[in-house]
Context: one part of a larger RNA
RNA sequence: CGAACGCUGGUCGGCAGGCCUAACACAUGCAAGUCGAACGGACCCUUCGGGGUUAGUGGCAGACGGGUGAGUAACGCGUGGGAACCUACCUUUAGGUACGGAACAACACAGAGAAAUUUGUGCUAAUACCGUAUGUGCCCUAUGGGGGAAAGAUUUAUCGCCUAAGGAUGGGCCCGCGUUAGAUUAGCUAGUUGGUAAGGUAAUGGCUUACCAAGGCGACGAUCUAUAGCUGGUUUGAGAGGAUGAUCAGCCACACUGGAACUGAGACACGGUCCAGACUCCUACGGGAGGCAGCAGUGGGGAAUAUUGCACAAUGGAGGGAACUCUGAUGCAGCCAUGCCGCGUGUGUGAAGAAGGCUCGAGGGUUGUAAAGCACUUUCAAUAGCGAGGAAAGGAGUAGGAUUAAUACUUCUGCUCUGUGACGUUAACUAUAGAAGAAGCACCGGCUAACUCUGUGCCAGCAGCCGCGGUAAUACAGAGGGUGCAAGCGUUAUUC
Numbered sequence: 001c002g003a004a005c006g007c008u009g010g011u012c013g014g015c016a017g018g019c020c021u022a023a024c025a026c027a028u029g030c031a032a033g034u035c036g037a038a039c040g041g042a043c044c045c046u047u048c049g050g051g052g053u054u055a056g057u058g059g060c061a062g063a064c065g066g067g068u069g070a071g072u073a074a075c076g077c078g079u080g081g082g083a084a085c086c087u088a089c090c091u092u093u094a095g096g097u098a099c100g101g102a103a104c105a106a107c108a109c110a111g112a113g114a115a116a117u118u119u120g121u122g123c124u125a126a127u128a129c130c131g132u133a134u135g136u137g138c139c140c141u142a143u144g145g146g147g148g149a150a151a152g153a154u155u156u157a158u159c160g161c162c163u164a165a166g167g168a169u170g171g172g173c174c175c176g177c178g179u180u181a182g183a184u185u186a187g188c189u190a191g192u193u194g195g196u197a198a199g200g201u202a203a204u205g206g207c208u209u210a211c212c213a214a215g216g217c218g219a220c221g222a223u224c225u226a227u228a229g230c231u232g233g234u235u236u237g238a239g240a241g242g243a244u245g246a247u248c249a250g251c252c253a254c255a256c257u258g259g260a261a262c263u264g265a266g267a268c269a270c271g272g273u274c275c276a277g278a279c280u281c282c283u284a285c286g287g288g289a290g291g292c293a294g295c296a297g298u299g300g301g302g303a304a305u306a307u308u309g310c311a312c313a314a315u316g317g318a319g320g321g322a323a324c325u326c327u328g329a330u331g332c333a334g335c336c337a338u339g340c341c342g343c344g345u346g347u348g349u350g351a352a353g354a355a356g357g358c359u360c361g362a363g364g365g366u367u368g369u370a371a372a373g374c375a376c377u378u379u380c381a382a383u384a385g386c387g388a389g390g391a392a393a394g395g396a397g398u399a400g401g402a403u404u405a406a407u408a409c410u411u412c413u414g415c416u417c418u419g420u421g422a423c424g425u426u427a428a429c430u431a432u433a434g435a436a437g438a439a440g441c442a443c444c445g446g447c448u449a450a451c452u453c454u455g456u457g458c459c460a461g462c463a464g465c466c467g468c469g470g471u472a473a474u475a476c477a478g479a480g481g482g483u484g485c486a487a488g489c490g491u492u493a494u495u496c
Base pairs, nucleotide, nucleotide: 003492004491005490006489007488010343012342013341014340015339016338017336018335019301024299025298026297028296029295030294033060034059035058038057039056041054042053043052044051045050067254068253069252076179077178078177079176080175081174082173085171086170090167091166092165093164094163095162096161097160098132099131100130101129107122108121109120110119111118112117138147139146140145152159153158154157180226181225182224187217188216189215192214193213194212195211196210197209198208199207229251230250231249232248233244234243235242236241256277257276258275259274260273279290280289281288282287307333309332310331311330315329316327317326318325319324346376347375348374349373356367357366358365359364380437382432383431384430385429390423394418395417396416397415398414399413400412401411402410440485441484442483443482444481445466446465447464451480452479453478454477455476461468462467
C1' cells in the first nucleotide's frame, strides 16, 4: 500500500475502502419519468353535485444524475489572458395576448403477418398545426421600403403564452506558457501556408468551395514510433527531488465496433433513430429482437476484490398549482482483520519457591508470583428493560395582514391540534449472573533484541547479505527457555 499468500483470530466497537486482470460475453430483476389545472375518448363509482383510473394526442424532462479510462502527446488538461457568440428553466423591465382555418392519433369498420409490426376507409379535440391582422420595441436595407408573434386552463385571481432589452447560470471559440520516452525515426506538408470572393456556423477561422500566389514546419527535435486520460492531490523525503493519479473533487473522452444525421435552448445523444459489421436469441424460414464501461448478479480471466438486500425517513434531482409520483442518485443495512484508530481477553494478594517440564558439575538452577489457594471487579460480549436525536415539512382548525364589492376563493405570518424514520431489537442509560466467553505469529550466528539440550552427520536441510551442515552445529529439525510485535504476525510484489 485499492494489495495477495501462509498461520492464527474477540461473530468487540468507530471510521474508511473493496475487479489494479478481459473497454471479455452476459440469464434475470430494477436503474426516467411526470402532468387529467393542455385535449378528445373509453371504463368504474356516485348522495347525480361530482369523484377516480388511464391507452392515445400534447407539454416538460430523458444532454442531469450514475459508470468506465478504450482512445487521446492534443489548446486534451493546468494556468493566465482574449473577442466574433449562444443560453431552456430562474430573475428584472417594457409592451402585447385580436380574428379565422384545415388536419392527424385515439375510436369504428375492413384487412396483411407466426411475431415484431402494419395497410386502407370514415369520424374527432386541444396549450398540436396553418393563415390573416396588429406590432412599442426587433431583424434586413439601396434609407424608398421590406420581413416577422402569441394559447389557453380553472374561474373575479392565479398559473400560463408571445415580442424585445438586461441579469444570473451554463456552455462554444481563439491565444501565451507548462505538460513522457526514443535520432538504432531527419526531413515532413497540396487544403498543405497565405490572399481575394462566396458559402456555411450561434460565432471567428481553409471550416468548405472557386481563383491567385508558393508558401508553412523542422537539431530550440518537425515527421514517425512506443507509452499514457490530465489536474487538485497521494506517497516518500529535512528539503531539493523521486514515484504515482485507487477512493473524494474539477475537466476531457467513450457507451457492442464503425459511420451518419434528426429532434431540441442544449446531443451528433449509455438505458433515442437510421445504415453497415461481428456476436447472441426468436422464427410458421417470409422476417424480426438485443447491447450491464448504471445497481445487484452470472460465466470467463486472475494471486485477488462484496448482497440478484431495505427505504425514499433525510439531502438532492425530474414532473406537477399542490397533494403526490418516480429516483440502484442518495441514505442505510449485509459480506471481507483490506486499512487506520480504540477496547478487551481480568485485578490484588499469594513461597510449601508445589507438581510436571527442561537442565545439571546430582548439591542445585530455571519455568516462577507463574499456577493452585484467598479476596475483589464486571469493560466488551450475553439476557431483560428503558429510550433520545437525525422531523424540516404536509394536513385540519383558528387569529391577523394582502387581494377583492365581498365576511367567497387565493396567499403570507402566527397559534393550537394532528402527523411522517429505511436504519432500528438505533445511540446512550439501567438491571441480572459469573473470571465467567476471548492469543497468536515470527525470530533467537553477525548485521539485529533474544541460548541451551537432543537428533542429524557436506545428508536432510537453512539462507536478505556474509555464510552454516563432513560426530561435541547458539546457523538444519525438535524440545525447554528467551526476544519482538500483538488480533494480528510473518512472507512476497511495488514505491521512496
This is a predicted structure of a 496-nucleotide part of an RNA (small-subunit ribosomal RNA, 5' domain) from an uncultured bacterium.
The full RNA is in RNAcentral, with records from Greengenes.
Its Rfam family is "Bacterial small subunit ribosomal RNA". Its family is annotated with ribosome and structural constituent of ribosome in the Gene Ontology.
The coordinates come from a structure-prediction model, not an experiment, and the mean pLDDT is 85.